[in-house]
């Protein structure tokens, strides 16, 4: 320099172009207990950024940025 992945919650992953974007861990409350751990219940928290396509985009296209691989 050229090409391929890949980017969704504090962390790990999920969603066939069409439901109010979902689980696990963690976080916070409360229940329980003498107090805590465990266990039950409740609660906030995300689609990297920009722009097109579409009736509708996390998903398809470009372009920016980040990180990962390959190649001389």
């Nucleotide at each position: 320099g050229c090409c391929c992945c890949c980017u969704u919650a504090a962390c790990u992953c999920a969603a066939u172009g069409g439901a109010u974007a979902g689980a696990g861990u963690a976080c916070a409350g409360g229940c329980c207990u003498c107090c805590g751990a465990a266990g039950c219940c409740u609660g906030g928290a995300a689609u990297a950024g920009a722009g097109g396509u579409u009736c509708g985009a996390g998903c398809c296209c470009u372009c920016u940025a980040g990180g990962g691989g390959g190649u001389a």
The RNA shown here (transfer RNA) has 72 nucleotides and comes from a Candidatus Brocadiia bacterium.
Rfam family: tRNA.
The source organism's lineage runs through Bacteria, Pseudomonadati, Planctomycetota and Candidatus Brocadiia.
RNAcentral records the identical sequence in 3 taxa.